[in-house]
Context: one part of a larger RNA
């Protein structure tokens, strides 16, 4: 490299934009690059292969043919693939009237619930535990009333429910702005598509820098216990952070461990959004298009399983695997404030 593969054996970049490059509906007409087919020229010589001869055979040499799977030229063909120039509407896209959503940004209100504070009532034990204790309380706690301040996080509805590319998104029938689905229809653009090396953005939580903010929770930290010990697990306490601006960081078991597109293959039920039609009392039957579950045929698969949300039959393009360990490591680049992060090996060893 070829040939094989990536749901669990080693493998689908965390996800999106897109650029070059790869591929591309339908149909006419024209070049003739690719493509095919004839001719010519070339494609040394030996060497390899076939036929045949020479040394007593053979190695080994002599003739002759093929062969040289190729370049080049020239005539010709035009299905295909290209290129040109026309058309078309089914792919895509727009328009127009529906429609469902925690889909983003910002900006306002709401109430429970926790801590504190201050005021009343009230008195000695509250806490916590498997049992205690360490705390907290006669400076008046807990309990329990009323006021008040704060910051975070939105019980129930809530659903293999819905929106988002992905991370991810849940108080509010509030306002403002915006992004994408879907259904449904005469129209309308005419292939304008698919994918996607490099770049680009987006990216849980932790972390980090500057400036807030701090109820609750709690890495580290201290104290009590348990323990043989106990740097744990309980338990009292707590700072960093969790929270907001802004700007880094760029990773995850970033998972459906399943890369995007696009046809084509038996059903069955359950759900969410449209339509369409029948019955029609709410309500309900059929079918229909987009999702999102369960099952189950063919098929696939080492099994396990997956089966119209395919791991099935294909075709496009594009990432990535090559025994386990050394190791996602060192070294170098590149980014990063720092943590580190991204490309990445040998040697040796079994």
């Nucleotide at each position: 490299c070829u040939g094989g593969g990536c749901g669990u054996a080693a493998a689908g970049c965390g996800c999106g934009c897109g650029u070059a490059g790869g591929c591309g509906g339908c149909u006419u007409g024209c070049c003739a690059a690719g493509u095919u087919g004839g001719g010519g020229g070339u494609g040394a010589a030996a060497u390899c292969c076939c036929g045949g001869g020479g040394c007593u055979u053979a190695a080994c040499c002599c003739c002759g043919g093929a062969a040289u799977u190729g370049c080049c030229u020239u005539c010709a063909a035009a299905a295909c693939u290209g290129g040109c120039a026309g058309g078309c509407u089914u792919g895509a896209g727009g328009c127009c009237g529906a429609g469902a959503g925690a889909g983003g940004u910002a900006a306002g209100g709401g109430g429970a619930a926790u801590u504190c504070c201050u005021a009343g009532u009230g008195u000695a034990g509250a806490g916590g535990u498997g049992a205690a204790a360490u705390u907290c309380g006669u400076a008046g706690a807990u309990a329990u009333u009323a006021g008040g301040a704060a910051g975070a996080a939105c019980a129930c509805c809530g659903g293999u429910g819905g929106c988002g590319a992905a991370g991810g998104c849940g108080c509010c029938u509030u306002u403002a702005c915006u992004g994408g689905c879907u259904c449904g229809g005469a129209c309308c653009u005419g292939a304008c598509g698919c994918u996607g090396a490099g770049g680009u953005g987006c990216g849980a939580a932790a972390g980090c820098g500057u400036g807030g903010g701090g109820a609750g929770c709690a890495a580290a930290c201290a104290g009590g216990a348990u323990u043989a010990g106990a740097u744990a697990c309980c338990c009292u306490g707590g700072u960093a952070g969790u929270c907001c601006a802004c700007g880094c960081c760029g990773u995850a078991a970033a998972c459906g461990a399943u890369g995007a597109g696009u046809g084509c293959u038996a059903g069955a039920u359950g759900u969410u959004g449209g339509g369409a039609u029948c019955c029609u009392u709410a309500g309900g039957g059929u079918c229909u298009c987009a999702g999102u579950g369960u099952c189950g045929c063919a098929g696939c698969u080492a099994a396990c399983g997956c089966a119209u949300u395919a791991a099935g039959c294909a075709c496009u393009c594009c990432g990535c695997c090559u025994g386990g360990g050394g190791a996602g490591u060192a070294c170098g680049g590149c980014c990063g404030c720092a943590a580190g992060g991204u490309u990445a090996a040998a040697a040796c060893u079994c």
This is a predicted structure of a 350-nucleotide part of an RNA (small-subunit ribosomal RNA, central domain) from an uncultured bacterium.